[in-house]
Predicted 3D model of a 75-nucleotide RNA (transfer RNA) from a Clostridiales bacterium.
RNA sequence: GCCGCUGUGGCUCAGGGGUAGAGCGAUUCACUCGUAAUGAAUAGGUCGAGGGUCCGAUUCCCUCCAGCGGCUCCA
Numbered sequence: 001g002c003c004g005c006u007g008u009g010g011c012u013c014a015g016g017g018g019u020a021g022a023g024c025g026a027u028u029c030a031c032u033c034g035u036a037a038u039g040a041a042u043a044g045g046u047c048g049a050g051g052g053u054c055c056g057a058u059u060c061c062c063u064c065c066a067g068c069g070g071c072u073c074c075a
Stems, first nucleotide, its partner, number of pairs: 001071007010024004018055001026042005048064005
C1' cells in the first nucleotide's frame, strides 16, 4: 500500500429506515439481626467522525479515524 471484519450505556452484546434494547454492573427501596441471594424502581447513549440520499439515517452510499486478521513490497 491492497482486501476483509469490527466500532451501539461502565463491561459483554443484540437491533438494522419511523424518537435505541438485553444481560451483567451502579444507585435507591423492600425483605433479613446482619450479609449474600431475591423482588421493585431509577439513572446512565452526540449508535467512531464528516458528508450524501431520503419526508425521515444508528441502519443505505462515499470519505476518513481506530482496532483485529490476511496479502504484498522495501529494509
Rfam family: tRNA. Its family is annotated with triplet codon-amino acid adaptor activity in the Gene Ontology. NCBI's taxonomy places the organism under Bacteria, Bacillati, Bacillota, Clostridia, Eubacteriales.